[in-house]
Two RNAs folded together computationally: RNase P RNA and transfer RNA, 443 nucleotides in total. Rfam match: Bacterial RNase P class A. By type it is a ribozyme. The prediction has a mean pLDDT of 78.
RNA sequence: GGAGCAGAUUAGGUAAUCGCUGUUUCCCCUUUAGGGGAAGUGGAGGAAAGUCCGGGCUCCAUAGGGCAGGGUGCUUCGUAACGCGAAGGAGGGGCGACCCUACGGAAAGUGCAACAGAAAGUAUACCGCCCCGUUCUUUUAGAGCGUGGUAAGGGUGAAAUAGUGAGGUAAGAGCUCACUGCUUUCCCUGGCGACAGGGAAGGCCGGUAAACCCCACCCGGAGCAAGGCCAAAUAGAGAAGCGCUUGAGGACGGCCCGUCCGAUGCUUCCGGGUUAGGCCGCACGAGCCUGUCGGCAACGUCAGGCCAAGAUAAAUGAUUACCAUCUCAGUAGAGAUACAGAACCCGGCUUAUUAUCUGCUCCGGUU
RNA sequence: GGGGCUGUAGCGCAGCUGGGAGCGCGCGUGAAUGGCAUUCACGAGGUCACGGGUUCGAUCCCCGUCAGCUCCACCA
Numbered sequence: 001g002g003a004g005c006a007g008a009u010u011a012g013g014u015a016a017u018c019g020c021u022g023u024u025u026c027c028c029c030u031u032u033a034g035g036g037g038a039a040g041u042g043g044a045g046g047a048a049a050g051u052c053c054g055g056g057c058u059c060c061a062u063a064g065g066g067c068a069g070g071g072u073g074c075u076u077c078g079u080a081a082c083g084c085g086a087a088g089g090a091g092g093g094g095c096g097a098c099c100c101u102a103c104g105g106a107a108a109g110u111g112c113a114a115c116a117g118a119a120a121g122u123a124u125a126c127c128g129c130c131c132c133g134u135u136c137u138u139u140u141a142g143a144g145c146g147u148g149g150u151a152a153g154g155g156u157g158a159a160a161u162a163g164u165g166a167g168g169u170a171a172g173a174g175c176u177c178a179c180u181g182c183u184u185u186c187c188c189u190g191g192c193g194a195c196a197g198g199g200a201a202g203g204c205c206g207g208u209a210a211a212c213c214c215c216a217c218c219c220g221g222a223g224c225a226a227g228g229c230c231a232a233a234u235a236g237a238g239a240a241g242c243g244c245u246u247g248a249g250g251a252c253g254g255c256c257c258g259u260c261c262g263a264u265g266c267u268u269c270c271g272g273g274u275u276a277g278g279c280c281g282c283a284c285g286a287g288c289c290u291g292u293c294g295g296c297a298a299c300g301u302c303a304g305g306c307c308a309a310g311a312u313a314a315a316u317g318a319u320u321a322c323c324a325u326c327u328c329a330g331u332a333g334a335g336a337u338a339c340a341g342a343a344c345c346c347g348g349c350u351u352a353u354u355a356u357c358u359g360c361u362c363c364g365g366u367u
Numbered sequence: 368g369g370g371g372c373u374g375u376a377g378c379g380c381a382g383c384u385g386g387g388a389g390c391g392c393g394c395g396u397g398a399a400u401g402g403c404a405u406u407c408a409c410g411a412g413g414u415c416a417c418g419g420g421u422u423c424g425a426u427c428c429c430c431g432u433c434a435g436c437u438c439c440a441c442c443a
């Protein structure tokens, strides 16, 4: 100098002026509701996004049982909970720093494997190799034909029944043996555990479960347009269906059971009204900051301090000056400063994206 | 704000127990006609929205993005 890996931080700053919006105090107007003014003070994010998971909260029973359905899937720990996180195990990738993994079960059962190929699921005989029989010839041999044997070799495929060597055989073959690999059961050692190391006996055809399925664990439904209160206005003798205790329908969403509610009832359709109104929910919360202690860590304990947006068609902005970083330029100066905008609130994940710093790895050059 | 669904040729759609990418209309060329339309024959046209994964193999199964469509106010 180049290429890369991991982690952390940041999200331009300050001032002035003019606005927008919430709120506190004071003043004025108004019958009330409310309106106006002055001063003070607060006013987007790390992702506010996607709505992909998990919870709080609210209503429906107090959230029931079974089947079905859905989800998750190495281990231990963390957490309110999770499909998230931490630390590990195993497998895989990279020269390396380091990274990735939906990572239970194929020896419970069912299914699938196009094309090619002899054979693709009870394996198989196309070429080749070998024995035997037979025919011919150029007769110690070769060629053709036939019945068999054979998975060593060729060829096909994503995948062809474990690999190497030796023995063995007509030729061959885990047929036998040695070493290796895989696997089932058991034992020993280490570890909480996943698992690792070692030993004994038995065995040797795989893939696919993000195919059905089996095993273990988890899951009631809806969502702040939840839900509660108030106000205004209008037209329900509207239509159809079901039902009135032998009970429709609701909680309940696919079914059954059980429990509770249930009669001027319920469902659907058609129609009417509303400044598509106001207040609460709604900003103190699994909250934030600093430190201590425990823990490898995620995280937890304790102490002290702090209160920091709350709109409703929707505020959070604009201008000027100076400064900061980067780029261009000899100076003067010019340009640029990403992704993106809260909507009940939190914990995660994913996606978009700016700049800087720290540590580390590999390669090259110089000394 | 919340719930649900869809994306395949220019347009409308089919295809999903995973193995050939198709149909109709439209488009192009030729034939037929004096000419046009109809008709007949032949043909072109595809990032199966995009990216990744599982698998020997993905329009199809799984995950993540993007785009579009649709439903949901309150009162009596």
Base pairs, nucleotide, nucleotide: 001363002362003361004360005359006358007357008356009355012323013322014321015320016319017318018317020043021042022041023040024039025038026037027036028035029034045339049350050349052348053347054346055345056344057223058222059221060220064257065256066255067254069219070218071217072216073215074088075087076086077085078084089103090101091100092099093098104214105213109212110211111208112207126154127153128150129149130148132146133145134144135143136142137141162180163179164178165177166176167175181204182203183202184201185200186199187198188197189196190195227280228279229278230277236270238269239268240267241266242265249261250260251259272442273441274440287306288305289304290303291302293300294299324337325336326335327334328333368439369438370437371436372435373434374433377392378391379390380389386423394410395409396408397407398406416432417431418430419429420428